[in-house]
Source information:
The part of an RNA shown here (large-subunit ribosomal RNA, domain I) has 595 nucleotides and comes from an Acidimicrobiia bacterium. Rfam family: Bacterial large subunit ribosomal RNA.
Context: one part of a larger RNA
RNA sequence: AGCCAACGGUGGAUGCCUUGGCGCCUACUACCGAUGAAGGACGUGGGUGGCUGCGAAAAGCCACGGUGAGCUGCCGACCAAGCUUUGACCCGUGGAUGUCCGAAUGGGGAAACCCGGCACCCGUCAUGGGGUGUCACUCCGGUGUGAACACAUAGCACCGGUAGAGGGAACCGGGGGAAUUGAAACAUCUCAGUACCCCGAGGAAAGAAAAGCAACAGCGACUCCCUGAGUAGCGGCGAGCGAAAUGGGAUCAGCCUAAACCGUGCCGGUGGUAAAGCCUGAUGGCGUUGCCGGUGCGGGGUCGUGGGACCUGAGGGAAGGGGCAUCAGACCCUUCACGGAGUUAUCAAUCCAGCAGAUAGCAGAAGCGCUCUGGAACGUCGCGUCAUAGAGGGUAAGAACCCCGUAUGCGAAAUCUGACUGGACUCCGCUCAGUCUCCCAAGUAGCGCCGGAUCCGGGAAAGCCGGCGUGAAUCUGCGAGGACCACCUCGUAAGGCUAAGUAUACGUAGGCGACCGAUAGUGAACUAGUACCGUGAGGGAAAGGUGAAAAGCACCCCGGGAGGGGAGUGAAAUAGUACCUGAAACCGUUGGUUU
Numbered sequence: 001a002g003c004c005a006a007c008g009g010u011g012g013a014u015g016c017c018u019u020g021g022c023g024c025c026u027a028c029u030a031c032c033g034a035u036g037a038a039g040g041a042c043g044u045g046g047g048u049g050g051c052u053g054c055g056a057a058a059a060g061c062c063a064c065g066g067u068g069a070g071c072u073g074c075c076g077a078c079c080a081a082g083c084u085u086u087g088a089c090c091c092g093u094g095g096a097u098g099u100c101c102g103a104a105u106g107g108g109g110a111a112a113c114c115c116g117g118c119a120c121c122c123g124u125c126a127u128g129g130g131g132u133g134u135c136a137c138u139c140c141g142g143u144g145u146g147a148a149c150a151c152a153u154a155g156c157a158c159c160g161g162u163a164g165a166g167g168g169a170a171c172c173g174g175g176g177g178a179a180u181u182g183a184a185a186c187a188u189c190u191c192a193g194u195a196c197c198c199c200g201a202g203g204a205a206a207g208a209a210a211a212g213c214a215a216c217a218g219c220g221a222c223u224c225c226c227u228g229a230g231u232a233g234c235g236g237c238g239a240g241c242g243a244a245a246u247g248g249g250a251u252c253a254g255c256c257u258a259a260a261c262c263g264u265g266c267c268g269g270u271g272g273u274a275a276a277g278c279c280u281g282a283u284g285g286c287g288u289u290g291c292c293g294g295u296g297c298g299g300g301g302u303c304g305u306g307g308g309a310c311c312u313g314a315g316g317g318a319a320g321g322g323g324c325a326u327c328a329g330a331c332c333c334u335u336c337a338c339g340g341a342g343u344u345a346u347c348a349a350u351c352c353a354g355c356a357g358a359u360a361g362c363a364g365a366a367g368c369g370c371u372c373u374g375g376a377a378c379g380u381c382g383c384g385u386c387a388u389a390g391a392g393g394g395u396a397a398g399a400a401c402c403c404c405g406u407a408u409g410c411g412a413a414a415u416c417u418g419a420c421u422g423g424a425c426u427c428c429g430c431u432c433a434g435u436c437u438c439c440c441a442a443g444u445a446g447c448g449c450c451g452g453a454u455c456c457g458g459g460a461a462a463g464c465c466g467g468c469g470u471g472a473a474u475c476u477g478c479g480a481g482g483a484c485c486a487c488c489u490c491g492u493a494a495g496g497c498u499a500a501g502u503a504u505a506c507g508u509a510g511g512c513g514a515c516c517g518a519u520a521g522u523g524a525a526c527u528a529g530u531a532c533c534g535u536g537a538g539g540g541a542a543a544g545g546u547g548a549a550a551a552g553c554a555c556c557c558c559g560g561g562a563g564g565g566g567a568g569u570g571a572a573a574u575a576g577u578a579c580c581u582g583a584a585a586c587c588g589u590u591g592g593u594u595u
Base pairs, nucleotide, nucleotide: 001594002593003592004591005590006589007588008587009586015580016545017544020516021515022513023512024511025510026509027508028507029505030504031167032166039101040100041099042055043054044053046079047078049075050074051073061095062094063093064092065091066090070083071082072081106115107114108113116135117134118133119132120131121130122129137164138163139161140160141159142158143157144156145155171202172200173199174198175197176196182189186236212219213218223250224249225248226247233241234240254497255496256495257441261299262298263297264296265295266294267293268292269291270290277286278285279329280328281327282326283325284324304475306440307439308438309437311434312433313432314431315430317336318335319334320333321332322331338429339428340427341426342425350424351423352422353421354420355418356417357416358415359414361410362409363408367383368382369381372379384401385400386390392404393403394402446470447469448468449467450466451465452464456482477492478491479490480489481488532539533538552579555566556565557564558563
């Protein structure tokens, strides 16, 4: 030095464990913000580094409920000082306070800082200073003022606004919009209207009450699911792409304007002293009236067996009032009665009570032993008990009956939710028939050219949407039924609103898993988006386990200490905080053996 064996060191694999993750399901909930959000900075404790909580009233203040004996949050002890059956701590509901930054909004700014104006208050002999409130911009409404240019308008000033801004995981609508790829190359095509960027909205969004489908039978808003169907089709007819009606379900809900006509305010025009006008007839009276155009407001009106306006006719409770005056008639308005409806659209603002639910909680059955093993009984043995409860977890090892719970039943001062019930309250209400006239959404529909999206790649290419150009009709009208024409049928465009069924899960609660078990599972089981890296955008770790209980080794010895040897604790200390198990590489000690 090699090899073998035993015993160690080092190291942290493996096994076991789980406080953390991952996925799915169910129910709920679903916007926050100038009344200052989301997210932060800095503070805040008797002693306080981090986390958590809170905000100069600062691990908290007040009120009302719950609970009932301890409490002054966690890492994390200790000391000090206190609170508490006159109910603390803790849990729930409501309120108060809430520095500075941040849309950040008095002005500025290199975020968490600097510097102001005005009003009031405090302080100083006075100046400086301090406190509270207020002061951004845009939009909307109102009032006043008021140019060019006479009226007017623009502009300006002031007042009012719980108006807007900024944030939000995914979901939603819209505006833009790739390439890898596939086509076994590649260009039309595909990937794909995907990824990505931007704008906007909400708890959902979008869509929605037929100018629709259909087919000689009919349906009757929209949305979603199944089917139809990988069908009909489209397609270098390649690769591929790919409907709709019907039928079956989920859920159901319908409405308001514009116009004609009437009244009225304002602006402009016309007209000029008596005519049209003032509901009709007669008499008197009025006349800043009337008429035309524009515009605002109120009434009226909303449809496809076409509807409405105007006019005429018929019918329809009561009372009061109205127009320049009187009489008669008709009409209109108000109130009551009657009928209907209701806060989610249909017009609209609420309140009360009940009921149900949410946000703390409460009750809750039944086992013992001198057996045995063990440090410990929940194991074994013996004899029982409960069960609408034998889900689960804990307790010194496998516990229905020890503890927390579980099945089941019960509970709210306060706030919130409800599409539930009732009431208050509020709102709405002429009907029918007839015909002449009038109205029924215009730079719109259609058409031409060029694009886009639909299963449809320009095709025989309808229908829909857009750009440019051209440019109708008003019910004897207009559009559609896949070129186009006829017939027939269906609908009524060019204004608007609308719950439910549907999507998603940042979030709350519960449950489950042939999901992971610390190189796994989230990047993160632990001070984790931390340490660290980068000017920055950004990148981004490692790191769990003593024991049932600290009982965490008093005391003695060696040593400067570290550390070790005794003693002691413990079931165990080769479980001693460098702590469960403790593999291998690697390093040794002892013995054997070979040279």